Context: one part of a larger RNA
């Protein structure tokens, strides 16, 4: 010099991204406990005071006798209270053994996770909803026998999203999806077979060759023809989406009001510098002596917003951010001392 520990003068967070660590704190009995709240809770809230050993009283317990049946007397333990007394700095005298508070965010909650850099605001979840299934269910596995679903049957069961409570979920079905409809268009396979071609028996012609009936053989129009598409309706807690330019009020500013283009349809309700805000350290206000962080407000939402839910909450949390008290070698600034290494010698 390192690890692993003790202690430390004043100062007490000035350390540091962040009290990271490492102290405080602690058991048990009394007292006492606020906001808030779903009355359950918060709560061990917070804050205090007691805590050892003799002696002794009273109450109450436990035996045990007596007699008037509810007192009396013996005793025994040592809970309660009280009075006296001792002894140390210190009595939960070692060990084991909570620091607290207030403020916000996010997720209700106990829970589950990336074995081995993440434990969280992820995922689950009870509860909500929308959709599929009527039983040989629908889904799934599986060339398939056949199995789960279920030895269950719509209070069941598959899947989608959200995610306790609580107050709510708002416009748009034009596009794509799903559900419905059934005139009409358009559409295969199929039936249909008009017609065209090849073959030749024959005929015509001197030939070359023309022409060509049945049959066999190619090919093939019209018509016929379901589903799906076109079409006509429905549907958002289906996949999605919710505008622009211009002018107005008796000081300015601003626009409750017009006016105009486009669009299915122009963000409602709450909530906003948010975990979401570029400009931004916005502007006020609070917290501090001094705050890009926090808190509460504006509202100019680059780029919140309603089951990818909105906006609120008690309780919960090895969660995230802000503040206090307490408390201390984090720190001002080290400093001894103990065991272990190292590193000299040997």
């Nucleotide at each position: 010099c390192c690890c692993u520990c003790g202690u430390u003068a004043a100062g007490g967070a000035a350390c540091u991204a962040g009290g990271c660590a490492a102290u405080u704190u602690a058991g048990c009995c009394c007292c006492g406990u606020a906001a808030c709240u779903u009355c359950g809770g918060g709560a061990g809230a917070a804050g205090g005071g007691g805590u050892c050993c003799c002696c002794g009283a009273u109450a109450g317990u436990c035996c045990c006798g007596a007699c008037u049946u509810g007192u009396c007397g013996g005793g025994a333990a040592g809970u309660a209270u009280c009075g006296g007394g001792g002894c140390g700095c210190a009595g939960u005298g070692a060990a084991a053994u909570g620091g607290c508070u207030c403020u916000a965010g996010c997720g209700a909650c106990u829970g589950u996770u990336u074995a081995a850099c993440a434990a969280a605001a992820a995922c689950a979840c009870a509860g909500g909803u929308c959709u599929c299934u009527g039983c040989c269910a629908a889904a799934g596995c599986g060339a398939a026998a056949g199995c789960u679903g279920a030895g269950g049957u719509a209070u069941a069961g598959g899947g989608g999203c959200u995610g306790a409570c609580a107050c709510c979920u708002g416009c748009c079905c034009a596009g794509u999806g799903c559900c419905g409809g059934a005139a009409g268009g358009u559409u295969a396979a199929u039936g249909g077979g008009a017609g065209a071609c090849g073959u030749u028996a024959g005929u015509c012609g001197u030939a070359a060759g023309g022409c060509g009936a049945a049959g066999c053989g190619u090919u093939g129009a019209a018509c016929u023809g379901a589903a799906g598409c076109c079409c006509c309706g429905g549907u958002g807690a289906a996949c999605g989406g919710c505008g622009g330019c211009c002018g107005u009020a008796a000081c300015u500013a601003u626009a409750a009001c017009g006016g105009u283009c486009c669009u299915a349809a122009g963000g409602u309700a709450g909530c906003g510098a948010a975990g979401u805000c570029c400009c931004u350290u916005g502007u006020c206000g609070g917290g501090u002596a001094a705050g890009u962080u926090c808190c509460g407000a504006c509202c100019c939402g680059c780029a919140c917003g309603a089951a990818a839910g909105g906006u609120g909450u008690a309780a919960c949390g090895a969660c995230u951010a802000g503040a206090g008290c307490g408390c201390u070698g984090u720190c001002u600034c080290a400093a001894c001392g103990a065991g272990g290494g190292g590193c000299u010698c040997g």